[in-house]
Two RNAs folded together computationally: RNase P RNA and transfer RNA, 447 nucleotides in total.

RNA sequence: GAGCGUCGGAGAACGGUCGCAGAGGGCAACCUUUGAGGAAAGUCCGGACUCCGCAGGAUACAACGGCGGGUAACGCCCGCCGGUCGUGAGAUCAGGGAAAGCGCAACAGAAAGCAAACCGCCCCUAUCGGAGACGGUAGGAGUAAGGGUGAAACGGCGAGGUAAGAGCUCACCGCGUUUUAGGCGACUAAAACGGCACGGCAAGCCCCGUUGGGAGCAAGGUUAAACAGCGUCGUAUUUGCCGCUGGCAAAUAAAAGGCGAUCCGUCUUUCAGACGCAGGUGAACCGCGAAGAGCGAGCAGGCGACUGUUCGCCAAGAUAAAUGACCGUUUCUCGAUUCGAGAACAUAAUCCGGCUUAUAUCCGGCGCUUCUUU
RNA sequence: GGGAGUUUAGCUCAGUUGGUAGAGCAACGGACUUUUAAUCCGUAGGUCUCGGGUUCGAGUCCCGAAACUCUCA
Numbered sequence: 001g002a003g004c005g006u007c008g009g010a011g012a013a014c015g016g017u018c019g020c021a022g023a024g025g026g027c028a029a030c031c032u033u034u035g036a037g038g039a040a041a042g043u044c045c046g047g048a049c050u051c052c053g054c055a056g057g058a059u060a061c062a063a064c065g066g067c068g069g070g071u072a073a074c075g076c077c078c079g080c081c082g083g084u085c086g087u088g089a090g091a092u093c094a095g096g097g098a099a100a101g102c103g104c105a106a107c108a109g110a111a112a113g114c115a116a117a118c119c120g121c122c123c124c125u126a127u128c129g130g131a132g133a134c135g136g137u138a139g140g141a142g143u144a145a146g147g148g149u150g151a152a153a154c155g156g157c158g159a160g161g162u163a164a165g166a167g168c169u170c171a172c173c174g175c176g177u178u179u180u181a182g183g184c185g186a187c188u189a190a191a192a193c194g195g196c197a198c199g200g201c202a203a204g205c206c207c208c209g210u211u212g213g214g215a216g217c218a219a220g221g222u223u224a225a226a227c228a229g230c231g232u233c234g235u236a237u238u239u240g241c242c243g244c245u246g247g248c249a250a251a252u253a254a255a256a257g258g259c260g261a262u263c264c265g266u267c268u269u270u271c272a273g274a275c276g277c278a279g280g281u282g283a284a285c286c287g288c289g290a291a292g293a294g295c296g297a298g299c300a301g302g303c304g305a306c307u308g309u310u311c312g313c314c315a316a317g318a319u320a321a322a323u324g325a326c327c328g329u330u331u332c333u334c335g336a337u338u339c340g341a342g343a344a345c346a347u348a349a350u351c352c353g354g355c356u357u358a359u360a361u362c363c364g365g366c367g368c369u370u371c372u373u374u
Numbered sequence: 375g376g377g378a379g380u381u382u383a384g385c386u387c388a389g390u391u392g393g394u395a396g397a398g399c400a401a402c403g404g405a406c407u408u409u410u411a412a413u414c415c416g417u418a419g420g421u422c423u424c425g426g427g428u429u430c431g432a433g434u435c436c437c438g439a440a441a442c443u444c445u446c447a
Stems, first nucleotide, its partner, number of pairs: 001370010012330007020035006037345001041356002044354005049216004056264004061212005066080005081095001082093004096207002101205002103201002118147002120143002123140007155173002158170003174196001175194008220286004229277005235253008254270006294313008331343005375446007384399004393430001401417005423439005
């Protein structure tokens, strides 16, 4: 110098004029101050908060899935282990189980789970040809090392052995079991023994482990105002008390309704209750003082995510929707040189922690490979 | 703000256990007919909305994105 990897930041600034919304001050005119992001987007996860007549157990369903930590929690983040890719820095992983069971693999191929002999290889018998070696045909008994098919063919390579072959035997690798050492652990390393049923797919069904009430600020609360009712269902028994034709209370049964689906269980009601239909209201205020698992800085601990402590700060709250327009200078990009044009993705609506997606143009840190020079 | 669904030929729609994509209408050509229509035969027309992943193989299974439709409040 070139090419890469990874982490962080900016994504406009200053001044003036005018116009808006909130808060504070003022009788008023007016004054002071604040005013949209790194994703506000997607609505994908987890919560805080609010309500639901008690929210519990089981099944079903759904999600997650190596190990250890962080966090309020998570399907998120950090570190480590293993696999795959890469020369490497690094990237990536739906990463528990295939001896619990079922299922799938088209076409090709002999054959795709405990299957299988197409071409072949070797031996025996009969027969034909041949001087012989040997060759052809038919049958029988072996074989899975070689070839072909396929994504994949019952461990791999080498040597020995065999009629020809085969873990048949041996050495190495792979696989399984046991032991030792290191590590919290996933796992790593070594040794011994064993010829060894360990093909693939679980983002096929499934099995194992862990987790899971519902609805959501249009939740919910206060004040004011207005209206119109109609229909269906509604019991029984026992006990106690009293003011004893009666009334009240409790229990059991039954019926209706609620608790995400089902069951168990539980709660409410049975004379102004439940269910269904119809009508009216839908205005103002609170929620919404944004004060928090908050933000900034220092110190301490930790590889890190992060934790503890000290000091300081309060940064939109609209309700058809404010946060804007104009001018000048600076910055960036392109063309080009008194200049001109442009500047991405895109705009809060209860709040917070993450993930995912979109993004013109720059700035910086750390690391890897390679070239040249000293 | 919440909850569902759809996307395949020019149009309307199928597509199951994942095995390499179909039907009808329309278009074009031919046959029949005096001609047309009807009928019959044939032909062509497909990046299965887009990207990534699993698998030997994906329209189908999984993840993310885009567009459109319906519903509650």